RNA sequence: GCCGACAUAGCUCAGUUGGUAGAGCAGGGGUUUUGUAAACCUCAGGUCCGGGGUUCGAGUCCUCGUGUCGGCACCA
Numbered sequence: 001g002c003c004g005a006c007a008u009a010g011c012u013c014a015g016u017u018g019g020u021a022g023a024g025c026a027g028g029g030g031u032u033u034u035g036u037a038a039a040c041c042u043c044a045g046g047u048c049c050g051g052g053g054u055u056c057g058a059g060u061c062c063u064c065g066u067g068u069c070g071g072c073a074c075c076a
Stems, first nucleotide, its partner, number of pairs: 001072007010025004019056001027043005049065005
């Protein structure tokens, strides 16, 4: 330098054909227990990496960037 994949909650990840975003773990509260853990119930938490575009409507499509990872190439 070229190609590809990925970027969504604190963490690991879903999200179908474009229709107002979810799970598990972690966290708060509760039930149970003499108490702790476990189990069960419940609550909170994200304008989806950034800018622009298309659309009535974008996490999803297009475009330009940024970052991470992988492959290829180059190197006196």
Transfer RNA from Alphaproteobacteria bacterium MarineAlpha3_Bin6, 76 nucleotides, folded computationally. The sequence is in RNAcentral, with records from ENA. NCBI's taxonomy places the organism under Bacteria, Pseudomonadati, Pseudomonadota, Alphaproteobacteria.